[in-house]
RNA sequence: UACGAACUUACUUAUAUCUCUCAUAUAUCUCCGGGAAUAUGGCCCGAACGUUUCUACCCGAUAACCGUAAAUUAUCGGACUAUGAGAGAAAGUGCACCCUUU
Numbered sequence: 001u002a003c004g005a006a007c008u009u010a011c012u013u014a015u016a017u018c019u020c021u022c023a024u025a026u027a028u029c030u031c032c033g034g035g036a037a038u039a040u041g042g043c044c045c046g047a048a049c050g051u052u053u054c055u056a057c058c059c060g061a062u063a064a065c066c067g068u069a070a071a072u073u074a075u076c077g078g079a080c081u082a083u084g085a086g087a088g089a090a091a092g093u094g095c096a097c098c099c100u101u102u
Base pairs, nucleotide, nucleotide: 017089018088019087020086021085022084023083024082025081026056030048032046033045034044035043041066042065050057058078059077060076061075062074063073064072
């Protein structure tokens, strides 16, 4: 001086995700307490349950029902969230080929 190996320290660079579909869960269900509206109305707050499950537990349309009282009902359509699978977009990197230049 060169190469190789191991270890330590410091610095630099990059770091990216999004959307959709499907499956499972859950039936956007059930139940309770308090309050509110009243046929131009039918809600609000809270608790529980349901999921090998966090969260959510509502909205709209149509029809019914309630003769003014405290109680809603049915049908249809709609998701969100958790997990898994798949697809696409975008970004980055590498390889191969072609062209140009050196």
Purine riboswitch aptamer from Sporosarcina sp. BI001-red, 102 nucleotides, folded computationally. Lineage of the source: Bacteria > Bacillota > Bacilli > Caryophanales > Sporosarcina. Its Rfam family is "Purine riboswitch aptamer". About the family: Riboswitches are metabolite binding domains within certain messenger RNAs that serve as precision sensors for their corresponding targets. The prediction has a mean pLDDT of 76.